[in-house]
RNA sequence: GCGCGCUGGCGGGGUUCGGUGAAAUUCCGAACCGGCGGUGACACGGCGAGUCCGUGAAGCCCGCGACCCGGCACCGCGGUCGGCGACGGCCACGGUGACGGUGGAUCCGGUGAGAGUCCGGAGCCGACGGUCAAAGUCCGGAAGGGAGCAAGCGCGC
Repeated sequence: GCGCGCUGGCGGGGUUCGGUGAAAUUCCGAACCGGCGGUGACACGGCGAGUCCGUGAAGCCCGCGACCCGGCACCGCGGUCGGCGACGGCCACGGUGACGGUGGAUCCGGUGAGAGUCCGGAGCCGACGGUCAAAGUCCGGAAGGGAGCAAGCGCGC
């Protein structure tokens, strides 16, 4: 350094001002926010000066996660049927697990050999349930889950 295993830790931001109204952080006008991995013609830094090394760099390019749905497996609880019984079959509900499904949004101009990532401009998107009125931002499931990140320990090469 690589592979496998274990352990604990970390792991999401944002409603401000005005308008209407009986009522809106939910509508209207303007403002605000951007998880994780990859890619990266960019930026900054380094000295060994190489087309090298390090760090950062995409909400809308590729993929993942949360939410939701599905059958399957296991567990719990209840019902029912069979059996003398131990127990077994079927059904409903709840939980857990791996898997599968669903799941939002970008164009124009410039530069250039090349732009989905650079520069300029204009756009667009954001689970479910709740609410005196429709929510990316409020409240709730959630002191949950989690892509993953950086460590420590063990074994092997």